A computed fold for a 73-nucleotide RNA from an Eggerthellaceae bacterium, annotated as transfer RNA. It was read from a public genome assembly. The prediction has a mean pLDDT of 80. The source organism's lineage runs through Bacteria, Bacillati, Actinomycetota, Eggerthellales and Eggerthellaceae. Rfam family: tRNA. Rfam describes the family as follows. Transfer RNA (tRNA) molecules are approximately 80 nucleotides in length.

RNA sequence: GCACCGGUAGCUUAGUGGCAAAAGCAGCGGCUUUACAUACCGCUGAUCGAAGGUUCGAGUCCUUCUCGGUGCA
Numbered sequence: 001g002c003a004c005c006g007g008u009a010g011c012u013u014a015g016u017g018g019c020a021a022a023a024g025c026a027g028c029g030g031c032u033u034u035a036c037a038u039a040c041c042g043c044u045g046a047u048c049g050a051a052g053g054u055u056c057g058a059g060u061c062c063u064u065c066u067c068g069g070u071g072c073a
């Protein structure tokens, strides 16, 4: 330099162009316990890497940039 894959919550991931973006772990509170842990209940947390475009409508499609990974040179 070229090609491909990926960037969504603190972490790991899901998400056919159409509901107020989902789940697990973590955190907080409750419940339980002599206490801790487990289990259970609830809550908080992401304007989806950035900017533009298409569309009635974009996390999703298109373009550029950026970051990470893999392969080739």
Base pairs, nucleotide, nucleotide: 001072002071003070004069005068006067007066010025011024012023013022018056027043028042029041030040049065050064051063052062053061